[in-house]
RNA sequence: CGGAGUGUAGCUCAGCAUGGUAGAGCACUGCCUUCGGGAGGCAGGGGCCGCAGGUUCAAAUCCUGCCACUCCGACCA
Repeated sequence: CGGAGUGUAGCUCAGCAUGGUAGAGCACUGCCUUCGGGAGGCAGGGGCCGCAGGUUCAAAUCCUGCCACUCCGACCA
């Protein structure tokens, strides 16, 4: 330098082909149960969907550019 992939809650990941209310598990907080811990039950908080533009009535989803990371290749030695 070229190609491909990934980026969504604290963590691991769905959702994206075919646009229409942002989700799951774990974790966290409160309450109940227990002498306490663990475990269980109920309730709750937490999101610039990597960034910036575009299309659209409407974008996590489609288009363009950029950034970060991973893999492959090329170049140099």

Model confidence (mean pLDDT): 81 of 100.
The RNA shown here (transfer RNA) has 77 nucleotides and comes from a Paracoccaceae bacterium.
Taxonomically the source falls in Paracoccaceae (Bacteria, Pseudomonadati, Alphaproteobacteria, Rhodobacterales).
Its Rfam family is "tRNA". By type it is a transfer RNA.
The sequence was found in a public genome assembly.